[in-house]
RNA sequence: AAUGUGUAAGGGCAAACCUGUCGAAAGGCAGGGACGCAGAGUCACCGGUCUAAGGAGCUAUGAAGUUUUAAGACAGCGGGAUCGCCACA
Numbered sequence: 001a002a003u004g005u006g007u008a009a010g011g012g013c014a015a016a017c018c019u020g021u022c023g024a025a026a027g028g029c030a031g032g033g034a035c036g037c038a039g040a041g042u043c044a045c046c047g048g049u050c051u052a053a054g055g056a057g058c059u060a061u062g063a064a065g066u067u068u069u070a071a072g073a074c075a076g077c078g079g080g081a082u083c084g085c086c087a088c089a
Base pairs, nucleotide, nucleotide: 003089004088005087006086012037013036017032018031019030020029021028022027035076041082042081043080045079046078047077048074049073050072054069055068056067057066058065059064
């Protein structure tokens, strides 16, 4: 240095929820807070899931409803790519 494994040590991250903020929403960001996580580090390439502003269709004489659609979102859904601390073999 590489590969495998993940008991230890030093540590790391931070679910739900609350507050503020951005967003049509899903959700993101910041602070608090810990359910958990050996990659719960990074990346929307593949599948999947969520939302539907805008678009399209239908109903209707309501001022709305409903169906569908991702150029939106989720990396703590799975696969993949990539980077990586320590220990043992």

About this RNA:
c-di-GMP-I riboswitch aptamer from Sideroxydans sp., 89 nucleotides, folded computationally. The sequence was found by an Rfam model in a public genome assembly.